RNA sequence: ACUGGUUUUCGGGGCAGGGUGAGAUGAUCCUGACAGGAUCGUCAAUUCCCGACCGGCGGUGAUAGUCCGCGAGUGGUCUUCUCCAAUGGGAAGAGCGCAGAACCGGUGGGAUUCCGGUACCGACGGUACAGUCCGGAGGGGAGAAAACCAGC
Numbered sequence: 001a002c003u004g005g006u007u008u009u010c011g012g013g014g015c016a017g018g019g020u021g022a023g024a025u026g027a028u029c030c031u032g033a034c035a036g037g038a039u040c041g042u043c044a045a046u047u048c049c050c051g052a053c054c055g056g057c058g059g060u061g062a063u064a065g066u067c068c069g070c071g072a073g074u075g076g077u078c079u080u081c082u083c084c085a086a087u088g089g090g091a092a093g094a095g096c097g098c099a100g101a102a103c104c105g106g107u108g109g110g111a112u113u114c115c116g117g118u119a120c121c122g123a124c125g126g127u128a129c130a131g132u133c134c135g136g137a138g139g140g141g142a143g144a145a146a147a148c149c150a151g152c
Base pairs, nucleotide, nucleotide: 002151003150004149005148006147007146008145009144010143015051017050018049019048023043024042025041026040027039028038029037030036052132053131054122055121056070057069058068059067065120066119073098074097075096077094078093079092080091081090082089083088102118103117104116105115106114124135125134126133
C1' cells in the first nucleotide's frame, strides 16, 4: 500500500431594500336599532409584485444546482419484531415505482464543469399562495476522515 473487522468524528446554504393590501382594528358619520355603508387613521404576505440571495454527495481527459449516478422526499409491496387485540399503531430490513432545471460564444489536446452572455430549477406540513420563515429535524443520509486489531 491492499483486504477484512471494530470504534470514533464530521456530514446544507439562502429575502437586503421597497410596493400592494386579503384581513383585523380605532374614531366620526348615515339608519329607530341590528346588519350594512361612507370618511379619516393604525397594524398587516420574508409566501403576491419589483428586486435580492442560496446551491448536499460520488463521478466525469478540465473545476458542475441544470452531464451520469446517489441521498433527502413521496406511493405501494414483502419479511421479522412489537403494542392498548385493533380492517389499527410503531421499529428494523429488503425491494419496486414517482420524483427539478442550460443553452450560445470563446480558450484549449480535452470543459453543457473554466471565461463572457443570456436563462432555468428547487420535497412535505403550517401560515395571505414559501427554494429562503416556522415544523418533522439535537432526525435521517449520500458520503468524507481518523484510530485500533487481524491478514497479506
About this RNA:
FMN riboswitch aptamer (RFN element) from a Spirochaetaceae bacterium, 152 nucleotides, folded computationally. The sequence was found by an Rfam model in a public genome assembly. Rfam family: FMN riboswitch aptamer (RFN element). Its family is annotated with FMN binding in the Gene Ontology. Its mean pLDDT, the model's own confidence on a scale to 100, is 83.